Overview: A computed fold for a 75-nucleotide RNA from a Minisyncoccia bacterium, annotated as transfer RNA.

[in-house]
RNA sequence: CGGGCCGUGGCGCAGUGGUAGCGCGCACCUUUGGGGUGGGUGAGGUCGUGGGUUCAAGUCCCACCGGCCCGACCA
Numbered sequence: 001c002g003g004g005c006c007g008u009g010g011c012g013c014a015g016u017g018g019u020a021g022c023g024c025g026c027a028c029c030u031u032u033g034g035g036g037u038g039g040g041u042g043a044g045g046u047c048g049u050g051g052g053u054u055c056a057a058g059u060c061c062c063a064c065c066g067g068c069c070c071g072a073c074c075a
Stems, first nucleotide, its partner, number of pairs: 001071007010024004018055001026042005048064005
């Protein structure tokens, strides 16, 4: 320098145009003599950043930032 993949709650991931979800974790309630387990309820994310397309973008397009991988170059 070129190419590919990835970036979504605290963590791991789904969602591939139509109001953002699952598991674990966390808080509370319940279950127990107590703890664990089980059951229930709830909080928590302007989807890496900035633009564009569209009636409508996490999703499509462009640029940039970050991570991983491959190649090239140098020695």

Its Rfam family is "tRNA". By type it is a transfer RNA. Model confidence (mean pLDDT): 82 of 100.